């Protein structure tokens, strides 16, 4: 320098005008003024896990659902970190629902003779008999075989030999794989070595109302708690009560024991308050740990609406893309300057928190790998 891998971060700035939510103060009661403050890395999807709240609940088992290599972290998790195993890449690194199919049940398109336990024979190989005058070849019939060819993602180990009519783990040696036992390394998953067995045990568990281990009660802030009009209901008092009207008179209305009016009570609708944001919190430093993470110390307070505020617009600047012109450069690539046009995303809290997944204009920083060149 080129091509890559990987981790993290930012995600427009300043000013003017208009507008909105919350809090505090002023001031007035029409309704305003001033100040402070006001979205995200995903606030999203609502896919997991918790906190919190109410309901249910002796204990155990079954069913159902979920998770699934090992160790660690965490409040917990299907999350994260480290490791093992398998696969991909020259490599940095990436991907994997990754327990169990020599217990049961089940599945396997097309092709192929045959696709799951014994099943086959298309092309072959070999033997016997017949046909033919004998032999060879051919043809017909019977039997043996699964080694060669062929199909397939997959055909019941591979190589060499013994053996045989031809063959075959039928037998033998080595190799590979499998099972059992043991040694060593490791907390473990696992790795490695040795001995024995046997060639009979193929694949799929993201196939099962299969096995094994572990986990799980239900509903959700419209949870839940408090206050509480009006109307209706009940208890008690009750002959008057209400309006014009502050008082006296007058008038009107309601009631007069089937009760006007007053008062009390419980449940609780409308409505209001709360839950509500100080919390598994954020930032920094130190220590322990490979890391996830934890501990200690210091500092900080950072939206709380309730049909739901956090916006719109203008100017300048910034970044990027495209085009034109000029300069530089060996024509190029590239770089610099000016001008014009365009773009600046994805998306928006609603009880809170930890994750996962998905979306995202553009930009910045760190670490590493491979190749080339120069010193």
């Nucleotide at each position: 320098c080129a091509a890559g891998c990987u981790g993290g971060c930012c995600g427009g700035g300043u000013g003017g005008u208009c507008g909105c939510g919350g809090c505090a103060g002023c001031g007035u009661c029409a309704g305003g003024c001033u100040g402070c403050u006001g979205a995200g890395g995903a606030a999203a999807g609502u896919c997991c896990g918790c906190a919190c709240u109410c309901c249910a609940c002796a204990g155990a088992g079954c069913a159902u659902g979920g998770u699934g290599c090992c160790g660690g972290c965490u409040a917990a998790c299907g999350g994260c970190c480290g490791g093992g195993c398998g696969g991909g890449g020259c490599g940095a690194c990436c991907c994997g629902a990754u327990g169990g199919c020599a217990a049961g049940u089940g599945c396997a398109a097309c092709a192929g003779a045959g696709a799951g336990g014994u099943g086959u024979a298309u092309u072959g190989c070999c033997c016997c008999g017949g046909u033919u005058u004998u032999a060879c070849c051919g043809c017909c019939g019977g039997g043996g075989u699964g080694a060669g060819g062929g199909u397939g993602a997959a055909a019941c180990g591979g190589u060499g030999g013994u053996g045989u009519a031809a063959g075959a783990g039928a037998c033998c040696a080595c190799c590979g794989g499998c099972g059992g036992c043991g040694g060593c390394a490791g907390u473990a998953a696992u790795g490695u070595c040795g001995c024995c067995g046997g060639c009979c045990a193929g694949g799929c568990a993201a196939a099962c109302u299969c096995c094994c281990a572990c986990c799980a009660g239900g509903a959700g802030c419209a949870a839940g708690g408090c206050c509480a009009a009006a109307c209706a209901g009940g208890g008690c008092g009750g002959a008057g009560g209400c309006g014009c009207u502050g008082c006296u008179c007058g008038c009107g209305c309601c009631a007069g024991u089937u009760g006007a009016c007053g008062u009390c009570c419980g449940g609780g609708u409308a409505g209001g308050c709360u839950g509500c944001u100080u919390g598994a919190g954020c930032g920094g430093a130190u220590u322990g740990g490979c890391a996830a993470c934890a501990a200690u110390c210091c500092g900080c307070c950072u939206a709380g609406a309730g049909a739901g505020a956090u916006g719109a617009u203008c100017a300048c600047c910034a970044g990027c893309c495209u085009g034109a012109u000029g300069g530089u450069g060996u024509u190029u690539a590239g770089c610099c300057a000016u001008c014009a046009g365009g773009c600046u995303a994805c998306a928006g809290a609603a009880u809170g928190c930890g994750g996962c997944u998905u979306a995202c204009a553009g930009g910045c920083c760190g670490g590493c790998u491979u190749g080339g060149u120069g010193a």
Description:
RNAcentral holds the sequence, with entries from ENA. Bacterial RNase P class A from Promineifilaceae bacterium (SeqCode), 375 nucleotides, folded computationally. The model forms 93% of the base pairs in the Rfam consensus. The source organism's lineage runs through Bacteria, Bacillati, Chloroflexota, Promineifilales (SeqCode) and Promineifilaceae (SeqCode). Rfam family: Bacterial RNase P class A. About the family: Ribonuclease P (RNase P) is a ubiquitous endoribonuclease, found in archaea, bacteria and eukarya as well as chloroplasts and mitochondria. The gene name in the source record is rnpB.